[in-house]
Context: one part of a larger RNA
RNA sequence: GAACGAACGCUGGCGGCAUGGAUUAGGCAUGCAAGUCGAACGAGAAGCUCAAGCUUGCUUGAGUGGAAAGUGGCGAAAGGGUGAGUAACGCGUGAGUAAGCUGCCCCCAAGUUUGGAAUAAUUCUCCGAAAGGAGGACUAAUACCGGAUAAUUUUAAUUUACCGCAUGGUGAGUUAAUUAAAGAUUUAUCGCUUGGGGAUGUGCUCGCGUUCCAUUAGCUUGUUGGUAGGGUAACGGCCUACCAAGGCUAUGACGGAUAGGUGGUCUGAGAGGAUGGUCACCCACACUGGGACUGAGACACUGCCCAGACUCCUACGGGAGGCUGCAGUCGAGAAUCUUCCGCAAUGGGCGAAAGCCUGACGGAGCAAUGCCGCGUGUAGGAUGAAGGCCCUUGGGUCGUAAACUACUGUCACCGGGGAUGAAUAAUGACAGUACCCGGAGAGGAAGCCACGGCUAACUACGUGCCAGCAGCCGCGGUAAUACGUAGGUGGCGAGCGUUGUUC
Numbered sequence: 001g002a003a004c005g006a007a008c009g010c011u012g013g014c015g016g017c018a019u020g021g022a023u024u025a026g027g028c029a030u031g032c033a034a035g036u037c038g039a040a041c042g043a044g045a046a047g048c049u050c051a052a053g054c055u056u057g058c059u060u061g062a063g064u065g066g067a068a069a070g071u072g073g074c075g076a077a078a079g080g081g082u083g084a085g086u087a088a089c090g091c092g093u094g095a096g097u098a099a100g101c102u103g104c105c106c107c108c109a110a111g112u113u114u115g116g117a118a119u120a121a122u123u124c125u126c127c128g129a130a131a132g133g134a135g136g137a138c139u140a141a142u143a144c145c146g147g148a149u150a151a152u153u154u155u156a157a158u159u160u161a162c163c164g165c166a167u168g169g170u171g172a173g174u175u176a177a178u179u180a181a182a183g184a185u186u187u188a189u190c191g192c193u194u195g196g197g198g199a200u201g202u203g204c205u206c207g208c209g210u211u212c213c214a215u216u217a218g219c220u221u222g223u224u225g226g227u228a229g230g231g232u233a234a235c236g237g238c239c240u241a242c243c244a245a246g247g248c249u250a251u252g253a254c255g256g257a258u259a260g261g262u263g264g265u266c267u268g269a270g271a272g273g274a275u276g277g278u279c280a281c282c283c284a285c286a287c288u289g290g291g292a293c294u295g296a297g298a299c300a301c302u303g304c305c306c307a308g309a310c311u312c313c314u315a316c317g318g319g320a321g322g323c324u325g326c327a328g329u330c331g332a333g334a335a336u337c338u339u340c341c342g343c344a345a346u347g348g349g350c351g352a353a354a355g356c357c358u359g360a361c362g363g364a365g366c367a368a369u370g371c372c373g374c375g376u377g378u379a380g381g382a383u384g385a386a387g388g389c390c391c392u393u394g395g396g397u398c399g400u401a402a403a404c405u406a407c408u409g410u411c412a413c414c415g416g417g418g419a420u421g422a423a424u425a426a427u428g429a430c431a432g433u434a435c436c437c438g439g440a441g442a443g444g445a446a447g448c449c450a451c452g453g454c455u456a457a458c459u460a461c462g463u464g465c466c467a468g469c470a471g472c473c474g475c476g477g478u479a480a481u482a483c484g485u486a487g488g489u490g491g492c493g494a495g496c497g498u499u500g501u502u503c
Base pairs, nucleotide, nucleotide: 001503002502003501004500006499007498008497009496010495013374014373015372016371017370018369019367020366026330027329028328030327031326032325035074036073037072040071041070047064048063049062050061051060052059053058054057081285082284083283090210091209092208093207094206095205096204097203100202101201105198106197107196108195109194110193111192112191113147114146115145116144122137123136124135125134126133127132154177155176156175157174158173159172160171161170162169163168183190184189185188211257212256213255218248219247220246223245224244225243226242227241228240229239230238260282261281262280263279264275265274266273267272287308288307289306290305291304310321311320312319313318338364340363341362342361346360347358348357349356350355377407378406379405380404387398388397389396390395411444413439414438415437416436417435421430447492448491449490450489451488452473453472454471458487459486460485461484462483468475469474
């Protein structure tokens, strides 16, 4: 000098765009943050209409209606948060998978046949303080279970062509065995099943790179390899049995400390050094530890089970919970915001659609936290006014500065108009906002630090090694340009200084 997610002191007019829990991955009241589909299914409350009965405002029946709940499907594995753990194929980069899987989506081919038994809802009974649960009866489906058919599926055997990268791969053929489906409606579609291909996503493997300590030198028994089996979507000590005795290490094993990684960011002429907040990609985590279930996908933030700590309810028998989502609260801290508006836009889930949901997102609010822009007037004006300060008492200086005169109208204020964002007929939270026109009126808007040298800027008074200053050198003990105050001056300016950190 530059920089910062900064903090502190003094000061503070406006706007635009950004940024804002870095510490306790400490504890959390309250509300919201994941639903949707009646064109899969049974049943159907309130309300409304009509009719009948009469007790004249209520009962029954029919129609309409469609709430709340249930079965079923898809979603809930995304989006959002945080960086605790992790020195690792975690990340980055480049390869491999002839060792793999992939819902929804796209393309191609074929099919969509025939039966059955239940169950929730509902109703009845019962247990429990509650959370919730048990039993009987009835019922539907795109829920569940049989049978049929079928191959270019799968498995086994076998023939053959081509190819490769070692195991092998691809295609064609024969034989045997095996495996499927679900319907809905507004009749034109949407679904369902099987096979092949694509796209996307994801699993696994490998080369290279990836902090410090040797005051860490030896480490290892599923350890290293083999055979057989199990398991997985898949290779593999991934697991098990048996066999062998191996494997790693000074090119730093093992141990310890620290740490999410990267694109990037800051600085620097560069080389380099430091760093990883916001944004983007990947990873990990979800009260702590462990586990699996469902599913195309999880070992699952607002799913389940077990254990633990903590909090809450309880009729003491037993239950409920998890903000590292958005707001908000307490605590600790130098320190970090509103319990706001809206689904109008973009995107996501569901749905044929209308649409519903969406604290993602779009916006507004708070904070000079940062960057950028603008303003706090402009021109004239000397008796160089008054006043302050200095003074050699002559004067000098603040100083054209003020007053005064003539103007201007940015911002702010008042009145009127008023968008784009809407693609599309409807639909705008922001917002009567931005912006435009008119009006009034210099009015409402300047401070902070420094002035001995480094370093731009000096005098007076007070103090008297005191009080104090200080980044370094150093000032102060009676004439202090270094302390304090005043006048003046210099620097920056809605900021200015200080502190911390990095280069």